[in-house]
RNA sequence: AGAGUUUGAUCCCGGCUCAGGAUUAACGCUAGCGAUGUGCCUAAGGUAUGCAAGUCGAACGGUUGUUUUUGAGUAGCAAUACGAUAAAACAAUAGUGGCAGACGGCUGAGUAAUAUACAGGAAUCUUCCCCGAACUCGGGCAUAGCUCACCGAAAGGUGGGGUAAAACCCGAUAAACCCUUACGUAAAAGUGUAGGGCAAAACUACGGUGGUUCGGGAUGAGCCUGUAUCCUAUCAGGUAGUUGGUGAGGUAAUGGCUCACCAAGCCUAUGACGGGUAGCUGGUCUUAGAGGAUGGCCAGCCAGACUGGGACUGAGAUACGGCCCAGACUCCUACGGGAGGCAGCAACUAGGAAUUAUGUGCAAUGGACGCAAGUCUGACACUGCGACAUCGCGUGAAGGAUGAAGAUCUUAGGAUUGUAAACUUCUUUUAUCGGGGAACAAGUUCUGAGUGUACCCGAUGAAUAAGUGCCUGCCAACCACGUGCCAGAAGCAUCGGUAAUACGUGGGGCACGAGCGUUAUCCGGAUUUACUGGGCGUAAAGAGAUGCGUAGGUGUUUUAGUAAGUUUUAUGUUAAAUCCCAACACUCAAUGUUGGAACUGCGUAGAAAACUACUAGAAUUGAGUUAGGUAGAGAUAGAGGGAAUUCCUGGUGGAGCGGUUAAAUGCGUUGAUAUCAGGAGGAACACCAAAGGCGAAGGCACUCUAUUGGACCUAUACUGACACUAAGGCUCGAAAGCGUGGGGAGCAAAACGGAUUAGAUACCCGUGUAGUCCACGCUGUAAACUAUCCCUGUUAGAUGUCUGUCUAAAUCUUUGAAUUCCCCGACUUGUCGGGGUUGGAUUGGAUUCGAUGGGUGUCGCAGCUAACGCGUUAAACAGGGCGCCUGGGGAGUACGGUCGCAAGACUAAAACUCAAAGGAAUUGACGGGGACCCGCACAAGCAGUGGAGCGCCUGGUUUAAUUCGAUGAUCAGCGAAGAACCUCACCUAGGCUUGAACUGUAUCUGCUAAGCCGAUGAAAGUCGGAAUCCUUCGAGGGUGAUACAGAGGUGCUGCAUGGCUGUCGUCAGCUCGUGUCGUGAGAUGUAGGGUUAAGUCCCACAACGAGCGCAACCCCUAUCUGAUGUUAAAAUUACUUCAGAGACUGCCCCAUCUCAGUGGGGAGGAAGGAGGGGAUGACGUCCAGUCUUCAUGGCCCUUAUGUCUAGGGCUACACAGACGCUACAAUGGCUAUUACAAUGGGUUGCCAAACCGCGAGGUGGAGCUAAUCCCAUCAAAAAUAGUCUCAGUUCAGAUUGCAGGCUGCAACUCGCCUGCAUGAAGUCGGAAUUGCUAGUAAUCGUGCAUCAGCGUGGCACGGUGAAUACGUUCUCGGGUCUUGUACACACCGCCCGUCAGGGCAUGGGAGUCGCUCUUGCUCGAAGUCCUGCUAUAUGUAGGCCGACAGUAAGGGUGGCGACUGGGCUUAAGUCGUAACAAGGUAGCCGUAGGGGAAUCUGCGGCUG
Repeated sequence: AGAGUUUGAUCCCGGCUCAGGAUUAACGCUAGCGAUGUGCCUAAGGUAUGCAAGUCGAACGGUUGUUUUUGAGUAGCAAUACGAUAAAACAAUAGUGGCAGACGGCUGAGUAAUAUACAGGAAUCUUCCCCGAACUCGGGCAUAGCUCACCGAAAGGUGGGGUAAAACCCGAUAAACCCUUACGUAAAAGUGUAGGGCAAAACUACGGUGGUUCGGGAUGAGCCUGUAUCCUAUCAGGUAGUUGGUGAGGUAAUGGCUCACCAAGCCUAUGACGGGUAGCUGGUCUUAGAGGAUGGCCAGCCAGACUGGGACUGAGAUACGGCCCAGACUCCUACGGGAGGCAGCAACUAGGAAUUAUGUGCAAUGGACGCAAGUCUGACACUGCGACAUCGCGUGAAGGAUGAAGAUCUUAGGAUUGUAAACUUCUUUUAUCGGGGAACAAGUUCUGAGUGUACCCGAUGAAUAAGUGCCUGCCAACCACGUGCCAGAAGCAUCGGUAAUACGUGGGGCACGAGCGUUAUCCGGAUUUACUGGGCGUAAAGAGAUGCGUAGGUGUUUUAGUAAGUUUUAUGUUAAAUCCCAACACUCAAUGUUGGAACUGCGUAGAAAACUACUAGAAUUGAGUUAGGUAGAGAUAGAGGGAAUUCCUGGUGGAGCGGUUAAAUGCGUUGAUAUCAGGAGGAACACCAAAGGCGAAGGCACUCUAUUGGACCUAUACUGACACUAAGGCUCGAAAGCGUGGGGAGCAAAACGGAUUAGAUACCCGUGUAGUCCACGCUGUAAACUAUCCCUGUUAGAUGUCUGUCUAAAUCUUUGAAUUCCCCGACUUGUCGGGGUUGGAUUGGAUUCGAUGGGUGUCGCAGCUAACGCGUUAAACAGGGCGCCUGGGGAGUACGGUCGCAAGACUAAAACUCAAAGGAAUUGACGGGGACCCGCACAAGCAGUGGAGCGCCUGGUUUAAUUCGAUGAUCAGCGAAGAACCUCACCUAGGCUUGAACUGUAUCUGCUAAGCCGAUGAAAGUCGGAAUCCUUCGAGGGUGAUACAGAGGUGCUGCAUGGCUGUCGUCAGCUCGUGUCGUGAGAUGUAGGGUUAAGUCCCACAACGAGCGCAACCCCUAUCUGAUGUUAAAAUUACUUCAGAGACUGCCCCAUCUCAGUGGGGAGGAAGGAGGGGAUGACGUCCAGUCUUCAUGGCCCUUAUGUCUAGGGCUACACAGACGCUACAAUGGCUAUUACAAUGGGUUGCCAAACCGCGAGGUGGAGCUAAUCCCAUCAAAAAUAGUCUCAGUUCAGAUUGCAGGCUGCAACUCGCCUGCAUGAAGUCGGAAUUGCUAGUAAUCGUGCAUCAGCGUGGCACGGUGAAUACGUUCUCGGGUCUUGUACACACCGCCCGUCAGGGCAUGGGAGUCGCUCUUGCUCGAAGUCCUGCUAUAUGUAGGCCGACAGUAAGGGUGGCGACUGGGCUUAAGUCGUAACAAGGUAGCCGUAGGGGAAUCUGCGGCUG
């Protein structure tokens, strides 16, 4: 650090899975030792038994025992014995009293904050301990124990009597203590004032110890604040002591902690309230880190002690081994009543996958009490059990090849196990035995549970000690056998259907090793929630608009200040342990000890002022206002207009109209359609019109008017950051749909007819209602799309278009001043008026070049992108803000909530299920997509097949057997170039077993004639008999028998194979090297324009070349030349053989043309455009055919699946199919006569002449080993004559009878031929379909192979010898390019939904059963508190609060549930064929209606 898995292959997106580490683990197999740790994760279920908290006699009165002293008295003569009483000592002790039982130990139920962690704070208490100050005086009343009496089963209790204290009470004294008070002060500060109140316990060894009050300390505890602390909004509002105040009460202390009164607050989108889950932390695991998960052991804090409530005592508890009450449970009982609480240590039971001994000791450490000795201590120290974990050690070491045996495999040679073993030498850790023997002791004595332990010495002897998992890939490690989609494996991909490295076993190997695997869980890999560190055009993902706008986030330039953020310094804290570093101690290690560093945090104090922030001031470029203009289907309201459809009225007219692929329904003689005139009414606005314009989007189009929103341009002035985005919110929002009321011409869901169809609830046709239109409301969704959120800035260009502005000029057009000239008129005679002409000042418009804004398109550089593509209108480069996504399905569904009249919309899961789903692009294949081209493919023709009879093959049927194979094209006159026996594989029957054939070895005192004879038999065989050769005398050869190896198999597998063959197809294709392009699969080359029979050639070209194919080379044939020349003596011709020549669009003309080539004509030539044939078959496809030609792996049979023999069968026969032959006749049949071939074959052969027979044939034997002879005069159709005359015939010949011939051991089943006789169907063939383009079709005969014989088949040979081709629309097949694709087993593909069967989880559901919470009310235990009473007590009465319980109502949640809804998954079920190609009606989205089902139709939208 990555890997496997979607595809034919590729890149991407994306999920799933694996390799690592860890664990309070469990399970499976296995197991030698030690050290150190660790051990109920489940039932905070229930517990028998023992122990876990006592101690003090130096607080007290007693009691008991022992000892000593005393010794009344009794017995005895006495010694002596007994011994009341008293005292002392020692020991023990129930009770009173003191201290401790609030620690230690256990557990994690509850608790999301009365907790915890970190950092702070002020209004507090603190036994024992330490320091300091002072005191310790005088009295008194009881009570337990004890004794007596009584009650009770017990637990226990009642009454009388008497007794002690450091028990209790009173008094004294007392402040620096407590309360009140004066002064002082802003408030404090005061060893200042005044008044009141409050203590004590003694003991002594005389050293002291104890007690009381006060002050301080230490320790411990209580309280408050800030920050942090899981999921859920399908929990959005919560709260009534609630929030605050005043006063009081209460507490150690602040405080609604409690109460009275007053106010109405307080919390909440920075998530209140509710629900679920959970002890928190130091830490632990993982990780590169950031994070994520976790909180067992150890340590800190909290909480709990059967469940709920409560107080007492006390310094401290609301008390685990105390008390009271209630409840559940258990136990005892004399039934009246009592007792109990292991979440202490052991132990038991239950639960569970699962967790230990009813051990030893207080020796150490620590604790309680005590002056102490000491007592107690299941805390603790130890031991035991468990491979539960970590660490350490061992199971031997060295040598040892004949590479032993065995096992496994084998190509049979050998290889592996393997130096491994045996064997030799050595060692003794460990285990066993013997001997010695610590430390832990602190305290010179004494004290050791562990323990005769650790450790040391010695003895014996390799002796006592290896497994587990895996071996297809990921992932290190391969063979054999068994099994045969079975049994099974599997973490994922997957493996298994007869050659399994994946199942099971064996051998071998790999990994780890006293362990190894599996399962479970956490982190990692996973950048797969992305802070570090992801995305949103098409893969999941930009809300329909983001128009208005709230919170929030972000925000231009500049000056000054502040110091919140920020940076930095110091300091406090961050418990110890842990982690890290160093040293040290256990033999090492794990482990432990000591020290250091660290604990990234928080607090306090200081410093800085760049940036952010805040405060104050200034600016103008962002933003806005103002002025003047411009374009526009922008919006709303009103008014007006013409064309068209339909309807109505009238006229004309007279038979059809309409509609479709074709029809029909429909309309029409009651007059349609058509046409003319008039009228009515509704809806929509042709041309202009465009890639055009406007709008936030939806959307907006006749004309005019009114009102109104926005945008842009130019320029002056003004305001002075006023800005951007925008959760929630408001608003708008096509079509369909809904409500109310209008309106209704056309169109048209539904509905009804007609067609189509297998059906047709559709597509097509005819009608037609909602609706479409208007008004007012509702709905709130669309492929609401640029599938592309808004704002700001930066970054090449080119070219359109819409609309402004600017500069200068040109052109066209328009307006037409001054002016020139002319004419007319008037008169004032040089002026005026009119007309014309000239002129071009000036005005408006259009066009063009250029510059600059704003919109809207196309192409395109850089850049980006998985690719497609985007590209100043970004999907580029950056910044700000919002929304959304996290595998496919289930599902935008269920439940809940909100909205809606409804339809429904918004919000939005889970169980379960799959290992994929998906995007873009690539190569193919396919399309009822497109373009081009070819082929006897069609067309044009000729002859047929399909009908008949027969032959042959096949299917089917039959059979003892009808052997087997082939069996779409590419089987079927095929394997078979020849089944009577044989063949032969099949059936029946009879035989043989080393065999019918082959090889080797061994043995034999067989034989040396593989032969003969007899019996039996269908034969094969079996049984019996006779006979005896050669020789170099050693044997050998041959032969036979027996035994062992082995032989044999047309038995199986053509899906284990070789070889051979068919087909696409003699189609023009199929590839490679280098280069280039692409992330890549791949592309290019091989596409394009021409041309060809051709990937043939040419041009052009990021390609340049090459290979396999094509063509050519080869053979035959047509012409010629040379040579050759036997079987023919020579010549010609013909012929044979060999070698050459010849043909190349080479030449000429025309047309076309860049070239290549093509077409037409011509010359020459035997032949002309590949002259005609043949052989030759690219890469590959069909798992094509063949194990029955042959070869061959594996399997199977071995007195049989081998082999021999006889007979039968393959030849059957209601039927069906393929291929043929013969015909149906006059282009013919028959008779007679006359002609003309070629290829072949022949000694087990071809067979002549001659003779016999009607004939098949026979006799015969010449010739021939073949250019000589024979088959074979070789032909037949043809030709020339004659006859038949259209008939089932003088056609046709099936069938049958008789008589013969040939082959052959054999002709019955079952051969061929001949003669005579017989004389069937058939009169040209339905749908459909085959062959053929020239010496071809058609027709005629001939030869050959196989073969004893047998041909209508096959292969060859020659004779006669046509017709037609306009052309490529269509059918079939093929080739190239392109397009679409959800196909890749590739359209014989893929795939959707209902229905039926099985399984699984889930929603609804009348209800039913729990759990939990809340509220009101009732009841009201214990108990504190309050108020009374009097017998002042362990009294009594009342009250507030108050657990449990009850009742009523409500919220939340769970289990079950008749029936029911859809979902997922399943064998090859049923019905259709909706989608993917134009998928055969383009598809899809929203909505509405209909329908068995996919779906159909209407309206609007999208192009995916």
Molecule: small-subunit ribosomal RNA
Organism: uncultured Candidatus Saccharibacteria bacterium